This is a predicted structure of a 671-nucleotide part of an RNA (large-subunit ribosomal RNA, domain II) from a seawater metagenome.
The coordinates come from a structure-prediction model, not an experiment, and the mean pLDDT is 81.
Rfam family: Bacterial large subunit ribosomal RNA. Its family is annotated with structural constituent of ribosome and ribosome in the Gene Ontology.
The full RNA is in RNAcentral, with records from SILVA.

[in-house]
Context: one part of a larger RNA
RNA sequence: GUCAGCGAGUAAAUAAAAAAAGCGAGGCUUAAACGACGAAGUGGAGGCAAAGCAAAAGCGAGUAUGAAGAGUGCGUGUGUUUUUUUUAUUUGACCCGAAACUAAGUGAUCUCGUUUUGAGCAGGUUGAAGAAAGCGUAAAGUCUUUUGGAGGACCGAACCGACGUCUGUAGCAAUAGGCGCGGAUGACUUGAUACGAGGGGUGAAAGGCCAAUCAAACUUAGAAAUAGCUGGUUCUUCGCGAAAUUUAUUGAGGUAAAGCGUCUAUUAAAUCUUUCUGGGGGUAGAGCACUUAUUGAGCUAUGGGGGUCCAAAACCUUACUGCUCUCAAGGAAACUCCGAAUACCAUAUAACAUGAUGUGUGUGCAGUCAGACAUAUAGUGCUAAGGUUAUAUGUCGAAAGGGAAACAGCCCAGCCCAGCCGCUAAGGUCCCUAAGCUUUCUGUGAGUGGGAAAAGGAGUGAAACAACGUUGACAACUAGGAGGUUGGCUUGGAAGCAGCCAUUCUAUCAUGAAAGCGUAAUAGCUCACUAGUCGAGUUGUGUUGCGCUGAAAAUGUAUCGGGGCUGAACAGAAUCACCGAAGCGCCAGUUUUUAAGUAGCGAAGCGUUUUGUGCGCCAAUGAACAUACAUCGUAAGAUGUGUGGAAGGUCUCAAAAGUGACUAUGCUGAC
Numbered sequence: 001g002u003c004a005g006c007g008a009g010u011a012a013a014u015a016a017a018a019a020a021a022g023c024g025a026g027g028c029u030u031a032a033a034c035g036a037c038g039a040a041g042u043g044g045a046g047g048c049a050a051a052g053c054a055a056a057a058g059c060g061a062g063u064a065u066g067a068a069g070a071g072u073g074c075g076u077g078u079g080u081u082u083u084u085u086u087u088a089u090u091u092g093a094c095c096c097g098a099a100a101c102u103a104a105g106u107g108a109u110c111u112c113g114u115u116u117u118g119a120g121c122a123g124g125u126u127g128a129a130g131a132a133a134g135c136g137u138a139a140a141g142u143c144u145u146u147u148g149g150a151g152g153a154c155c156g157a158a159c160c161g162a163c164g165u166c167u168g169u170a171g172c173a174a175u176a177g178g179c180g181c182g183g184a185u186g187a188c189u190u191g192a193u194a195c196g197a198g199g200g201g202u203g204a205a206a207g208g209c210c211a212a213u214c215a216a217a218c219u220u221a222g223a224a225a226u227a228g229c230u231g232g233u234u235c236u237u238c239g240c241g242a243a244a245u246u247u248a249u250u251g252a253g254g255u256a257a258a259g260c261g262u263c264u265a266u267u268a269a270a271u272c273u274u275u276c277u278g279g280g281g282g283u284a285g286a287g288c289a290c291u292u293a294u295u296g297a298g299c300u301a302u303g304g305g306g307g308u309c310c311a312a313a314a315c316c317u318u319a320c321u322g323c324u325c326u327c328a329a330g331g332a333a334a335c336u337c338c339g340a341a342u343a344c345c346a347u348a349u350a351a352c353a354u355g356a357u358g359u360g361u362g363u364g365c366a367g368u369c370a371g372a373c374a375u376a377u378a379g380u381g382c383u384a385a386g387g388u389u390a391u392a393u394g395u396c397g398a399a400a401g402g403g404a405a406a407c408a409g410c411c412c413a414g415c416c417c418a419g420c421c422g423c424u425a426a427g428g429u430c431c432c433u434a435a436g437c438u439u440u441c442u443g444u445g446a447g448u449g450g451g452a453a454a455a456g457g458a459g460u461g462a463a464a465c466a467a468c469g470u471u472g473a474c475a476a477c478u479a480g481g482a483g484g485u486u487g488g489c490u491u492g493g494a495a496g497c498a499g500c501c502a503u504u505c506u507a508u509c510a511u512g513a514a515a516g517c518g519u520a521a522u523a524g525c526u527c528a529c530u531a532g533u534c535g536a537g538u539u540g541u542g543u544u545g546c547g548c549u550g551a552a553a554a555u556g557u558a559u560c561g562g563g564g565c566u567g568a569a570c571a572g573a574a575u576c577a578c579c580g581a582a583g584c585g586c587c588a589g590u591u592u593u594u595a596a597g598u599a600g601c602g603a604a605g606c607g608u609u610u611u612g613u614g615c616g617c618c619a620a621u622g623a624a625c626a627u628a629c630a631u632c633g634u635a636a637g638a639u640g641u642g643u644g645g646a647a648g649g650u651c652u653c654a655a656a657a658g659u660g661a662c663u664a665u666g667c668u669g670a671c
Base pairs, nucleotide, nucleotide: 001671002670003669004668005667006666011091012090013089014088015087016086017085018084019083020082021081022080023079027048028047029046033042034041052059053058062074063073064072065071094232095231097229101222102221103220104219105218106217112196113195114194116192117191118190119189120188121186123155124154125153126151130147131146132145133144134143159183160182161181163180164179165178166177167176198214200210201209202208235605236604237603238602239601240600245258246257247256248255249254259368260367261365262364264362265361266360270357271356272355277346278345279344285338286336287335291332292331294329295328296327297326298325304318305317306316307315308314371396372395373394374393375392376391377390378389379388380387401412402411403410416589419586421585422584423583427579428578429577430563431562432561436576439574440573441572442571443570449565455549456548459546460545461544462543464541465540466539467538468537476533477532478531479530480529482506483505484504487501488500489499512527515526516525517524590595606660608657609656610655611654612653616650617649618648625644626643627642628641629640630639631638632637
């Protein structure tokens, strides 16, 4: 892991409600006990009810309050016993599950420390003190040689340890093996023996060790500890069907009351929608009359600076500032002289209009208190978030079906069952893929469509305005583009063209004291301006439709679902047809008008074991059980036949439960 078996709302007492049954105001009923052994009966102690009100005296269908014949509160004829079901309380109380706490005991054959008594340490090295001899000295010290054999001394086996690494990791092993490594006469190692015990020991101290168990051992008991926590909780069908909010909480993942669900009794009309009518408001907007913040201009001081003056006051003055006032502009969630639409509230009446929902009260039983997204309006945040908070609505939650390629919360639409019938919704109709390469008029040329901004651009369509144009525009070509003059000044030079000043006159169809290139300065080349050639539109400005650039990412095209698409299979406007769902209709069936459904409430059933029931029934002419098949029932299930099997089984109607398992890292067994 698989299969089989086992495996979770039970029992007692009390209370409440519902249903059923008995008796019933001359109310109902026994408990213990007795009795007896197919239990019936006896037993009335006791309990509930039959009158309440008041703190009470007390009064009494009333009573209390009160001055009260007022008002108000509580009362003013139906119970009781039993059974069943549901729920609550107390007990283990649906089942399994802690870490822990307490008590009494058992442990130091592991290990820690200590006691007593034993044992062990190859071999090699170093050479302390002391001693002897010699030299030496006044005598010593000193010195030399020898002797000697000290040491938590050195190297290194046994022995003890455990620093590194490799292997091992269901191992050889619940700590090992290989290769190296540390100590190895010592605070050494080790045998035997004895002592210390759980909030206690022991500890050269690591919270280490105390029998593979240690921040409090192990065993048994209290004990089914407690668990607002996690997991699990077993047959069927039918009806209705939530919540994720408010308030409170040592409260926040719990609970209580309310809200929302359901069952039942009763009440009788209630609610919603639409229209009409009547309301209050201070939002959107707007405005500046108040408050607050702000801009420009005007007038301007009892302001500031300066002067006269010893000072003050007063006066004079003005680089500056700019109170108040006036004019203009203009902002505000915590501004309002104003002020909607919606929304909300309301009653007697009205429309007697529209269809829906199922109201209120009492009672039993709940579940819910983590909500999610979308749209709208706001707060918060970065006008960030699949963020967070509030309000309103919807969907999901608890909702299947069609569409959005796929996709709880988006769009369409609410699944009783059957149908190889029809019509539609959203969305679609070239192929994948059901249905149009439909028709008409446009646009796009970018595969834009089929991802994106500021910004940029003689892309292209539309409509508009302005200017120029047959007295010839725009573009192009041909020709001219001159003279006084090299204007004056400056300067080495300055001649249209370094710079400064001025910028006139003449000739002309026209031509700047020059718009640019150029020269040292001239020169030279263009331009403005003009004529000719040509012959019909040209130029500019904004507005608008569709496109272009801006546009770089990591496995593989990869930002149409793919193929593929260009007078379209793209985009805009119109048009007719078709497809398309569990929607609507049609036909058939179940049923209660109806029939999605989680938590949950309610209703009706199936099956298992045992017992009762019947002068029961089946069974060797083959029970249970197993297996294969068939039939019936909406289902749980029921019945029949064949084969195996070899001895019991049980329909009816009742009763009682150890009564139903794919799931609890469930338990046991088998494989």